[in-house]
RNA sequence: GGGGCAUUGGCGCAGUUGGUAGCGCGUCACACUGGCAGUGUGAAGGUCACGGGUUCGAAUCCCGUAUGCUCCA
Numbered sequence: 001g002g003g004g005c006a007u008u009g010g011c012g013c014a015g016u017u018g019g020u021a022g023c024g025c026g027u028c029a030c031a032c033u034g035g036c037a038g039u040g041u042g043a044a045g046g047u048c049a050c051g052g053g054u055u056c057g058a059a060u061c062c063c064g065u066a067u068g069c070u071c072c073a
Base pairs, nucleotide, nucleotide: 001072002071003070004069005068006067007066010025011024012023013022019056027043028042029041030040031039032038049065050064051063052062053061
């Protein structure tokens, strides 16, 4: 220098043909319990790495950038 893959709540991940963003763990509240453990119910938390473009509509398609992993030179 060139190719490929990844980037989504605090952490780990899903989101398959573009149509209001979800799961597990964790956190908070409440209930049960002798109990700060455990179980159940509910809630908060995401401008989907960043900047543009296409589209009525983009996490998803296109271009560029950044970071990490990897292959080639």
The prediction has a mean pLDDT of 81. The RNA shown here (transfer RNA) has 73 nucleotides and comes from uncultured Ruminococcus sp. Its Rfam family is "tRNA". Rfam links the family to the GO term triplet codon-amino acid adaptor activity. Lineage of the source: Bacteria > Bacillati > Bacillota > Clostridia > Ruminococcus.